[in-house]
RNA sequence: GGAGUCGGCCAGACAGCCGCUGUAUGCGAAUGCAGAGGAAAGUCCGGGCUCCACAGGACAGGGUGCCAGGUAACGCCUGGGGGGCGCAAGCUCACGGAAAGUGCCACAGAAAACAUACCGCCUAAGCGUUUCCGGCAAGUCCGGCAGCGCCGGCAAGGGUGAAAUGGUGCGGUAAGAGCGCACCGCGCGGGUGGUAACAUCCGUGGCAGGGAAAACCCCACCCGGAGCAAGACCGAAUAGGGGAACCAUGGUGUGGUCCGCACCGUUCCCGGGUAGGUCGCUUGAGACACGUGGUGACACGUGCCCCAGAGGAAUGGCUGUCCACGACAGAACCCGGCUUAUCGGCCGGCUCCACUU
Repeated sequence: GGAGUCGGCCAGACAGCCGCUGUAUGCGAAUGCAGAGGAAAGUCCGGGCUCCACAGGACAGGGUGCCAGGUAACGCCUGGGGGGCGCAAGCUCACGGAAAGUGCCACAGAAAACAUACCGCCUAAGCGUUUCCGGCAAGUCCGGCAGCGCCGGCAAGGGUGAAAUGGUGCGGUAAGAGCGCACCGCGCGGGUGGUAACAUCCGUGGCAGGGAAAACCCCACCCGGAGCAAGACCGAAUAGGGGAACCAUGGUGUGGUCCGCACCGUUCCCGGGUAGGUCGCUUGAGACACGUGGUGACACGUGCCCCAGAGGAAUGGCUGUCCACGACAGAACCCGGCUUAUCGGCCGGCUCCACUU
């Protein structure tokens, strides 16, 4: 200098004028201060909060799925293991079980999992037949080389397919084959290292095991429902509500269903609302700085700060100057994630290549 990879940050700037929302001060007029995002988005996960038993039992249903850790929790994050890709930095994977069972594997192919044989290879054994050779006791006789056919043997090779019943090599054989052996793979047992996933070594078994579980299913773990229009309170009426005592079938309330749980009934007392208002509402798993522990996610400590809170819904408009000419986009109970959208630019770590000293 070039190529690449990972992480972080900014999101036009400044000034003036006029508005809008909240808040503090003030009798008021007014003045001061604050006022969207990295995704406020999708609502896909997880939690807080509220009500129904602070949610209990059973069934059904759903989710997650290598190991360890972080966390309020997670399907998130961090670190590690294994498979795949890359020279590398690094990226990526729904990564438990197919010897529990059921089902599926189009087309092609002999055969897609009980196995089997289309082409091909073989003729050692058995049967038939033909030519030739030899034998004698001369028979439709005996023996032999070879060929063909049958009965058979094989799964090495070819072919089909996404996938074909361990792979390579040597031996072996009529030809072949884990048939035998060596190495690799696989199963089982054990040793060592590691918290573990796993790695590695030794022994052993000729070898059982096709794929697919984002098919049903099995195993392990987790999950109650509804949502701020949740929900609570105030005040004119019918209603309803609260408290005390008593009682049992049925009904209602909440959940996919059942059980369970709560309420309903009668008497007495208290008390009294619906297009409104108040709260919930923003001080919080909070922001920033420093320190400590940890590889890290993160945790802890100290200091300091308050940073939108409306309720038809504010966060805007105009002007001027400058530049690299400005993307995606707009809070509505809150928070942690993931995913998606995004003009242009800045910073840092690391890897590879080339060159110079």

Annotation:
This is a predicted structure of a 357-nucleotide RNA (Bacterial RNase P class A) from a Pseudomonadota bacterium. It matches the Rfam family "Bacterial RNase P class A". Rfam's curators write: Ribonuclease P (RNase P) is a ubiquitous endoribonuclease, found in archaea, bacteria and eukarya as well as chloroplasts and mitochondria. Its family is annotated with tRNA processing, ribonuclease P activity and dimeric ribonuclease P complex in the Gene Ontology. RNAcentral holds the sequence, with entries from ENA.